[in-house]
RNA sequence: CACCGAAAACGGCAAACCCGUCGAAAGCCGGGGACGCAAAGCCACGAGGCUACCGCGCGCGCUCCACGCGCCGCUACGCCAGUCGGGCCGCCGAC
Numbered sequence: 001c002a003c004c005g006a007a008a009a010c011g012g013c014a015a016a017c018c019c020g021u022c023g024a025a026a027g028c029c030g031g032g033g034a035c036g037c038a039a040a041g042c043c044a045c046g047a048g049g050c051u052a053c054c055g056c057g058c059g060c061g062c063u064c065c066a067c068g069c070g071c072c073g074c075u076a077c078g079c080c081a082g083u084c085g086g087g088c089c090g091c092c093g094a095c
Base pairs, nucleotide, nucleotide: 004093005092012037013036017032018031019030020029022027035082041088042087043086045085046084047083048080049079050078055074056073057072058070059069060068061067
């Protein structure tokens, strides 16, 4: 230095859930709380997942259009780094 993660140390993060802020939602943020985590630090680049305001389609109402409604379908430009891979950076330390 690279791989690796035994035993520890300084410490760190914080799932579910609850409260509050923002948001159409997914979800983010703050507080509480700990299931876990050696990258559970950072980056949506690849795969995957979540959501669907707008838009498009479909259905319904209206004679039609416009318009309205739908617990319907599609769509990411929205999100997830605690799904996996990749990139960047990093604490401690045996075999």
The RNA shown here (c-di-GMP-I riboswitch aptamer) has 95 nucleotides and comes from Longimicrobium terrae.
The organism belongs to Longimicrobium, within Bacteria.
Of the family's consensus pairs, 100% are formed in the model.
The prediction has a mean pLDDT of 86.
Its Rfam family is "c-di-GMP-I riboswitch aptamer". Its family is annotated with cyclic-di-GMP binding in the Gene Ontology.